Annotation
The RNA shown here (transfer RNA) has 82 nucleotides and comes from Eggerthellales bacterium UBA1419. The sequence was found in a public genome assembly. Rfam family: tRNA. The family's RNA type in Rfam is transfer RNA.
[in-house]
RNA sequence: GCGGGCGUGGCGGAACUGGCAGACGCACCAGGUUUAGGUCCUGGCGAGGCGACUCGUGGGGGUUCGAAUCCCUUCGCCCGCA
Repeated sequence: GCGGGCGUGGCGGAACUGGCAGACGCACCAGGUUUAGGUCCUGGCGAGGCGACUCGUGGGGGUUCGAAUCCCUUCGCCCGCA
C1' cells in the first nucleotide's frame, strides 16, 4: 500500500428484512431480611433539563417517514496479502 473483520451504558454482550436503542448478565446505589457481612427479595442505575421533552450505537456527513443496521468519509484495534 491492497483486501477483510470489529467499535453499542462502568464492564461483558443482544437488537430478526431499516420500525420502542441498550434485552440479558456482572458491577454499583437505595431499601427489606441479618447482631454484622454474605446469600436472597424489591426498586434504581447513559447525558442535559424543575418539567414537558431533547440528545445518545468510535467521529463527521448523506439516503429515508424512520438508520446501531444502507451509502460516503475518517479514526482506532485485529487478521490476511504484498